[in-house]
Molecule: RNase P RNA; transfer RNA
Organism: Actinomycetota bacterium
RNA sequence: CGGGUCGGCCGGACGGUCGCGUGGCGGGAGACCGCACCGAGGAACGUCCGGGCUCCGCAGGGCAGGGCGGUGGGCAACACCCACCCGGAGCAAUCCGCGAGACAGUGCCACAGAGAGAAGACCGCCGUCGGGCCGCAAGACCCGGGGGUAAGGGUGAAAGGGUGGUGUAAGAGACCACCGGGGGCCGUGGUGACACGGCCCGCCAGGUAAACCUCGCCCGGAGCAAGGCCAGACAGGGGAUGUUGACGCGGCUCGCCGAGUCCCCGGGUAGGCCGCUGGAGCGGCGCGGCAACGCGUCGCCGAGAGAGAUGACCGUCGAAGGGACACCCCGAGAGGGGCCCCGGAACAGAACCCGGCGUACAGGCCGGCCCGUUCC
RNA sequence: GGGGGCGUGGAGCAGCUUGGAGUGCUCGCCACCCUGUCAAGGUGGAGGUCGCGGGUUCAAGUCCCGUCGCCCCCG
Numbered sequence: 001c002g003g004g005u006c007g008g009c010c011g012g013a014c015g016g017u018c019g020c021g022u023g024g025c026g027g028g029a030g031a032c033c034g035c036a037c038c039g040a041g042g043a044a045c046g047u048c049c050g051g052g053c054u055c056c057g058c059a060g061g062g063c064a065g066g067g068c069g070g071u072g073g074g075c076a077a078c079a080c081c082c083a084c085c086c087g088g089a090g091c092a093a094u095c096c097g098c099g100a101g102a103c104a105g106u107g108c109c110a111c112a113g114a115g116a117g118a119a120g121a122c123c124g125c126c127g128u129c130g131g132g133c134c135g136c137a138a139g140a141c142c143c144g145g146g147g148g149u150a151a152g153g154g155u156g157a158a159a160g161g162g163u164g165g166u167g168u169a170a171g172a173g174a175c176c177a178c179c180g181g182g183g184g185c186c187g188u189g190g191u192g193a194c195a196c197g198g199c200c201c202g203c204c205a206g207g208u209a210a211a212c213c214u215c216g217c218c219c220g221g222a223g224c225a226a227g228g229c230c231a232g233a234c235a236g237g238g239g240a241u242g243u244u245g246a247c248g249c250g251g252c253u254c255g256c257c258g259a260g261u262c263c264c265c266g267g268g269u270a271g272g273c274c275g276c277u278g279g280a281g282c283g284g285c286g287c288g289g290c291a292a293c294g295c296g297u298c299g300c301c302g303a304g305a306g307a308g309a310u311g312a313c314c315g316u317c318g319a320a321g322g323g324a325c326a327c328c329c330c331g332a333g334a335g336g337g338g339c340c341c342c343g344g345a346a347c348a349g350a351a352c353c354c355g356g357c358g359u360a361c362a363g364g365c366c367g368g369c370c371c372g373u374u375c376c
Numbered sequence: 377g378g379g380g381g382c383g384u385g386g387a388g389c390a391g392c393u394u395g396g397a398g399u400g401c402u403c404g405c406c407a408c409c410c411u412g413u414c415a416a417g418g419u420g421g422a423g424g425u426c427g428c429g430g431g432u433u434c435a436a437g438u439c440c441c442g443u444c445g446c447c448c449c450c451g
Stems, first nucleotide, its partner, number of pairs: 001372010012317007020039002024035004041347001045358002048356005053223004060254004065219005070084005085099001086097004100214002105212002107208003122153002124149003128145005161179006180204002182201008227274004236265006248256002281300008321342003327338004377450007386403005396434001405421005427443005
C1' cells in the first nucleotide's frame, strides 16, 4: 500500500428570530401575559424473551400445555453475556452451530432400483443336475431347473467400514496385518464438557427427534385501562343460577374459600389525586477476576404528561470524501501539505420501569489482529 | 395492552398435520375453428423469485427462526 476480519464510538456545533410542553416565580378579577431553567434514542421501534411492581386469600399438589438443552461461570432473572470443549467453514485473523437421546419404542425415506432396514440375487461370478450330446470318450460351448456368493457392474441422497493378504468351487470380518469408527476397563491432566495414552472386544445394525416420542431442568394467572383514594350523579324492573357449595384461585382435577354471580331492558356519569419516576441508575478512580462481572469510594440528577409537547427558518462553522492543480511551502524526484471549489445528516420519536435479543440506519471516526506485495 | 389469521401465474382460491416433478380449479389473456360480423361455443397454448432472508433435510410452497406488508378479534 492492497485485501480481509473483529471490537468500540459519533450520528451535527454555535448564535439569532419565531414557536411548543410540564412544573416554578411574578403580574392579573379572569381569559391570559411575562421571566429564567429543564425537555427523546442507540435503537425510545418490533413487542420476541426475562424480571421488578400491583391485584387475584396463600401462590399449594397432580395431569395437560409451553419453554430450554455441550461444560463451567456471571446476573434479580433469562432463550442474554463471558470463558472453555466438541463439530463445521477458512491459508489465517476469525466466523457459524435449535450442540441431550436414533443399541426405549413407533413412523417416514418420493423417483429410480432386484433390494431402503437384522435388506437384497437384475447383470455378473462359482458348483451341481437335466437336455443339445444313448455320442467311443473327454473337454469347451449353448439352453433350462435348483443352489451358493455382497468381491465386480448397475440404481440411488443413502446399498451395512477401507486397503492388502490368507482362504475358497466362487466368495465373505470367515480369518490375519495396518488404518478409520464404536464399546468396555484402567491411567494421566482438567472443577467440568473433554483431551491424551495403554489393554481388551471383529462390535462395524444408515439417516431423520426444526416427525411422534424419551430424559433432565424451568414455568400459577393477569396486566399501570394493574391497583388504591376522594368528590359527584341516578330509578328501578325482569329473568337464570347458587349453602346438595355458585363466583373465585382464567385449561382440567384434587385441595382451599364461603354468598353472591350472570344476562336483558331502563336511568346516571364520562371529574380529580396517588401509583409516576432516584433507579438491579449514570460517570470517574482503585482493587479482585482471563472475561462477563463484582466490591469499595467520590461525584451527578437526566422528560414525565391531558389522546399525548421537544419544531421551523436564517447566519457562521463543520470531519472524512471528491475536484482543480494557477499560486505558496517541504522534497533530488515521485509526491505530500496549504490556499481555492463542490459537498454536507440517515433510521426513527418516550407514555409504569428496568435487563436482553432482533431489526432499521445517510455519512463517518478510532483501535486490535490476519493474509499478500514492495522497500528499509 | 392482549391474541389470531393471511401472502401461491393478471384476479380469486385449493394444495400446508402425508415434506417427494410447482400440481390443480374458476375467470381472464393469446392463436386457430365456427359466423356475413360480434358474442356464446369448440380446440390448442402461454403465463409462477409460492412476500423476503437464513436454517433443518438427500429433498421445503409445506417444518423451524428472523423479517416485511395486509386483515381480523377482545379489553